[in-house]
């Protein structure tokens, strides 16, 4: 690196240095940034994957250590659904309403793809 499993709408800041970018990739948007981006250093914090303690296990508690993280849902979208709702057009039936079918559009909710993190395998 690849692979496996789990989680990803919650949470959490300052200082120094630095000097123009950043928000993973591609594309489209949108947002942050000289009222100082990325990176690096220090301290603090969040969380609970490994870990510690109790427990047969489950589970619960903890936060010394190993990571990780500290704008916005993984910032949003892209693929897919004979799932739901709304709506447009056409056709049919009835005809005051309306109902059914087909094709689209939007939103929601699932499932994928990709990504991030941890542990394991290697």
């Nucleotide at each position: 690196a690849u692979g496996u499993u789990a989680u990803c709408a919650a949470g959490a800041a300052a200082g120094g240095u630095g000097g123009a970018g950043g928000g993973a990739a591609u594309a489209g948007a949108c947002c942050c940034g000289c009222u100082g981006a990325a990176g690096c250093c220090u301290u603090a914090g969040c969380a609970a994957c490994c870990c510690u303690u109790a427990u047969u296990a489950u589970u619960a508690a903890g936060a010394a250590g190993g990571u990780g993280c500290u704008a916005a849902a993984u910032u949003c979208u892209a693929c897919u659904a004979u799932a739901u709702u709304u709506u447009u057009u056409a056709a049919u039936u009835c005809a005051u309403u309306a109902a059914u079918u087909a094709a689209g559009a939007a939103a929601u909710u699932g499932g994928a793809u990709a990504g991030a993190u941890a542990a394991c395998c290697c």
A computed fold for a 122-nucleotide RNA from Winogradskyella aurantia, annotated as SAM riboswitch aptamer (S box leader). The coordinates come from a structure-prediction model, not an experiment, and the mean pLDDT is 81. It was read from a public genome assembly, where an Rfam model found it. It matches the Rfam family "SAM riboswitch aptamer (S box leader)". About the family: The SAM riboswitch is found upstream of a number of genes which code for proteins involved in methionine or cysteine biosynthesis in Gram-positive bacteria. NCBI's taxonomy places the organism under Bacteria, Pseudomonadati, Bacteroidota, Flavobacteriaceae, Winogradskyella. The model forms 94% of the base pairs in the Rfam consensus.